A computed fold for a 478-nucleotide part of an RNA from an uncultured prokaryote, annotated as small-subunit ribosomal RNA, 3' major domain. Model confidence (mean pLDDT): 81 of 100. RNAcentral holds the full RNA, with entries from ENA. Its Rfam family is "Bacterial small subunit ribosomal RNA". Gene Ontology terms of the family: structural constituent of ribosome and ribosome.
Context: one part of a larger RNA
RNA sequence: UGACGGGGACCCGCACAAGCGGUGGAGCAUGUUCCUUAAUUCGAAGCAACGCGAAGAACCUUACCCACACUUGACAUCCUUCUUGGAGCUUAUAGAGAUAUAGGCCUUCGGUUCGGCCGGGGAAGUGACAGGUGCUGCAUGGCUGUCGUCAGCUCGUGUCGUGAGAUGUUGGGUUAAGUCCCGACGAGCGCAACCCUUAUUGUAUGUUGCCAUCAGGUUAAGCUGGGAACUCAUACGAGACUGCCGGUGAUAAGCCGGAGGAAGGCGGGGACGACGUCAAGUCAUCAUGGCCCUUAUGUGUGGGGCUGGAAACGUGCUACAAUGGUAGUGACAGUGGGCAGCGACCUCGCGAGGGGAAGCUAAUCUCUAAACGCUAUCUCAGUUCGGAUUGUUCUCUGCAACUCGAGAGCAUGAAGUUGGAAUCGCUAGUAAUCGCGCAUCAGCAUGUCGCGGUGAAUACGUUCCCGGGUCUUGUACA
Numbered sequence: 001u002g003a004c005g006g007g008g009a010c011c012c013g014c015a016c017a018a019g020c021g022g023u024g025g026a027g028c029a030u031g032u033u034c035c036u037u038a039a040u041u042c043g044a045a046g047c048a049a050c051g052c053g054a055a056g057a058a059c060c061u062u063a064c065c066c067a068c069a070c071u072u073g074a075c076a077u078c079c080u081u082c083u084u085g086g087a088g089c090u091u092a093u094a095g096a097g098a099u100a101u102a103g104g105c106c107u108u109c110g111g112u113u114c115g116g117c118c119g120g121g122g123a124a125g126u127g128a129c130a131g132g133u134g135c136u137g138c139a140u141g142g143c144u145g146u147c148g149u150c151a152g153c154u155c156g157u158g159u160c161g162u163g164a165g166a167u168g169u170u171g172g173g174u175u176a177a178g179u180c181c182c183g184a185c186g187a188g189c190g191c192a193a194c195c196c197u198u199a200u201u202g203u204a205u206g207u208u209g210c211c212a213u214c215a216g217g218u219u220a221a222g223c224u225g226g227g228a229a230c231u232c233a234u235a236c237g238a239g240a241c242u243g244c245c246g247g248u249g250a251u252a253a254g255c256c257g258g259a260g261g262a263a264g265g266c267g268g269g270g271a272c273g274a275c276g277u278c279a280a281g282u283c284a285u286c287a288u289g290g291c292c293c294u295u296a297u298g299u300g301u302g303g304g305g306c307u308g309g310a311a312a313c314g315u316g317c318u319a320c321a322a323u324g325g326u327a328g329u330g331a332c333a334g335u336g337g338g339c340a341g342c343g344a345c346c347u348c349g350c351g352a353g354g355g356g357a358a359g360c361u362a363a364u365c366u367c368u369a370a371a372c373g374c375u376a377u378c379u380c381a382g383u384u385c386g387g388a389u390u391g392u393u394c395u396c397u398g399c400a401a402c403u404c405g406a407g408a409g410c411a412u413g414a415a416g417u418u419g420g421a422a423u424c425g426c427u428a429g430u431a432a433u434c435g436c437g438c439a440u441c442a443g444c445a446u447g448u449c450g451c452g453g454u455g456a457a458u459a460c461g462u463u464c465c466c467g468g469g470u471c472u473u474g475u476a477c478a
Base pairs, nucleotide, nucleotide: 001478002477003475004474005473007472008471009470010469011468012467013466015462016461019426020425021424022423023422026318027317028316029315030314031313032312033311034309035308042053043052064304065303066302067301068300069299070298073129077128078127079125080124081123082122083121084120088105089104090103091102092101093100094099109119110118111117131293132292134291135290136289140287141286142282143281144280145278147276152189153188154187155186156185157184158167159166160165171182172181173180195270196269197268198267200238201237202236203235204234205233206232210227211226214225215224216223241264244258245257246256247255248254320419324378325377326376327375328374329373330372336367337366338365341360342359345356346355347354348353385416390411391410392409393408394407395406396405432454433453434452435451436450437449
């Protein structure tokens, strides 16, 4: 100087407390361990691995296993020889296919010094080489997690100390903040602000958006003429700064209350992550040193596996019901997506869906709510709760749904009556609850990422648990 303390002082955080809803019990989904297996590819491991890489394993993906094949190679550059316009379509035979053999169709490039010369393709040969998701993240770059959006981490000059070092950065106040004020001088990386979005409003512009006024028009509709008010859209502005008033404070920084205001003291949310820590994670995104393989640890194909199942754990979904279930009926969104697409509407089907088909490259057309309200019924039961499982008949995607997809109809109707010890999230348009959309994607979502609808309770307080900051003290630790 640090680190540590079941030392002290001060302070903060959904850290506790006060509340609301869960997990832990059930069934299922999903990830992991373990076991099994020819293979069940690899990585991730307290917080900070475990719905994680994977924004989507039937084939492909795919790295694993079995079998069958190839060896200058699936891919790149160069050399030699031969051949050939470039390319495309297709048949037969053998085969699981890769592949091998034998054909068919279509046609006939540019430059040119007219030289099989140059450019392009194919075959053979040769070696330089290719190739490796093989090893090492403890050789690395890059990227990322974490402490933590915590308020810290440093430097120059000067001064002090033999020196390590100290001072500044401590102290008195204050703040979300090493934020600001007062007392050695300055400075940097962080904080804050500058950026995006949201809340109010002015101006401009009105189409594909809007419809107050006027007119027309219907079974109905901004449907038509028209309008530029309103909503909305997208540009540029305004607006919030402790600016104003009172109190308090040291006459400071600030704090408390008030006015005005759409918004008040950081208005809400996002992006943004200092010096560093964990030899944290990743050689399987990529790049890369070294090592290793080179008729195989490389490459192609078919099939299988990653989907196995005694058991254990994590994360979720659905429930156990009446604040509910079922049937009928009536409403109201916002993100976004759409041409190998979205598909109105008509029609067939109990339904998944099928057959026609308008419009739309989209503020124009289209995909679009549910909870909720009203009416009826069920009456506390393993039920008109719950929907697992199983049988069967179908639909869709796709060469192909056996291993191993999703969905529909009928039948079946399991566990489950609120969950031990323990444990998690959340402070407001939040929790809870309800549906919707996108990415990935042929098909497949209870996951992820977003969107809106309905919409609470509680916070006395900081003694205690956990994590963190500042000062101080002890130490046989560095």